Background
The prediction has a mean pLDDT of 78. This is a predicted structure of a 127-nucleotide RNA (SAM riboswitch aptamer (S box leader)) from Flavisolibacter sp. The sequence was found by an Rfam model in a public genome assembly. The source organism's lineage runs through Bacteria, Bacteroidota, Chitinophagia, Chitinophagaceae and Flavisolibacter. Of the family's consensus pairs, 97% are formed in the model.

[in-house]
RNA sequence: CACUUAUCAAGAAAGGCUGAGGGAUAUGGCCCGAUGAAGCCUUGACAACCUGCCACAGUUUGUGUCUCACAAACUGCGUGCAAGGUGCCAACUCCAUCUCGCAGGAUUAUUGCGGGACAGAUAAGUC
Repeated sequence: CACUUAUCAAGAAAGGCUGAGGGAUAUGGCCCGAUGAAGCCUUGACAACCUGCCACAGUUUGUGUCUCACAAACUGCGUGCAAGGUGCCAACUCCAUCUCGCAGGAUUAUUGCGGGACAGAUAAGUC
């Protein structure tokens, strides 16, 4: 890089350096930004994908005092606990783009709502 699966309406900022851009990409829109953007560093927070623990249920195996109990392994599960590996800390992934449905409108233009696709982000995994 490619592929698979899951999630994407919630949540969470201070300080230092620096100094003009930034919101993934293209276009359009709308925003953020000298009351300091992006980037780097420090600290802190948020979240809970992986991870560990705990509770519960099931299956299997073993043991015993054998309608039962206990132990181990595995699987599932949870407004549960922790925070080691990641992630993240303006606005829904800022919104739209392609398509379908519904509603408004005057049939067109176009507006609103909802679903899907595409693209993207993050995690876990595969080659």